[in-house]
Molecule: ZMP/ZTP riboswitch aptamer (pfl RNA motif)
Organism: Alphaproteobacteria bacterium
RNA sequence: UCCAUUCCGCGUGACUGGCGAUUAGAGGUGGGCGACCACCGGGGAGCGCGGAGCCAUAUUCGCCGCUCGCCUGGGCAUUUCUU
Numbered sequence: 001u002c003c004a005u006u007c008c009g010c011g012u013g014a015c016u017g018g019c020g021a022u023u024a025g026a027g028g029u030g031g032g033c034g035a036c037c038a039c040c041g042g043g044g045a046g047c048g049c050g051g052a053g054c055c056a057u058a059u060u061c062g063c064c065g066c067u068c069g070c071c072u073g074g075g076c077a078u079u080u081c082u083u
Base pairs, nucleotide, nucleotide: 006052007051008050009049010048011047012046015043016042017071018070019069020068021067027040028039029038030037031036062076063075064074
């Protein structure tokens, strides 16, 4: 010095399940049959672009759907290797 981390705006956006309990209410309807599909409602990390900003310390144990518990199945980011 530059990039990134951070904030704002715009666009895009994977994934959004089952059982039980609590609750006035804790998604709804239909289908399928195990934990899925379609539509609606409500969430949503990440990615891209633009702008602003970027002092110090610490250091791997991530992020995304939900009132809680137990499960199931995914996505994104990061690191390494191969094509």